Notes:
RNAcentral holds the sequence, with entries from Ensembl Metazoa. A computed fold for a 71-nucleotide RNA from Spodoptera frugiperda, annotated as transfer RNA.
RNA sequence: GGCGCGGUGGCGCAGUUGGCAGCGCAUGAGCGACACGCUCAGGGUCGCAGGUUCAAAUCCUGCCCGCGUCG
Numbered sequence: 001g002g003c004g005c006g007g008u009g010g011c012g013c014a015g016u017u018g019g020c021a022g023c024g025c026a027u028g029a030g031c032g033a034c035a036c037g038c039u040c041a042g043g044g045u046c047g048c049a050g051g052u053u054c055a056a057a058u059c060c061u062g063c064c065c066g067c068g069u070c071g
Stems, first nucleotide, its partner, number of pairs: 001070007010025004019054001027041005047063005
């Protein structure tokens, strides 16, 4: 350098025939048999920048980063 896969709350991930951004863990508050449990809550410009569209995490282009692979 070519190709493939991936980048989504603090962490691990889901969500792609375009239409409200979710789950688990963790965190905070409350309950409580003091615990393994239950309830509620906060937290994300979806890697960056453009484009298409009424509407983009999702489609298109370029770039950045990680992993794999080929030379």
The prediction has a mean pLDDT of 81. It matches the Rfam family "tRNA". By type it is a transfer RNA.